[in-house]
């Protein structure tokens, strides 16, 4: 260097809930918990999914459409890094 694997070992990460806290929500951030995880390390580049304060149309009963912006990397692909068996 290149390739499986996740059965041991060293360790990690931590869903639901529940507390604070930021947000306008989705949802983040801390704490506490463990459902799972072999990249559940990091990137929003393609595709989903959610969100919709603001701007614009339509509609004016509830809304619906678009712009823009945001969210998820624990949705799935690609990028990239890397720890442990192994071959």
């Nucleotide at each position: 260097g290149c390739g499986u694997g996740a059965c041991g070992a060293a360790g990690g990460c931590a869903a639901a809930c529940c507390c604070g806290u930021c947000g306008a929500a989705a949802g983040g951030c801390g704490g506490g918990g463990a459902c799972g995880c072999a990249a559940a390390g990091c990137c929003a580049c393609c595709g989903g999914u959610c969100g919709u304060c603001g701007g614009g149309a339509c509609a004016c009963g509830g809304g619906u459409c678009u712009c823009a912006c945001g969210a998820u990397a624990g949705c799935g692909g690609g990028g990239u890094u890397g720890c442990c068996c192994u071959g």
Molecule: c-di-GMP-I riboswitch aptamer
Organism: Pseudomonadota bacterium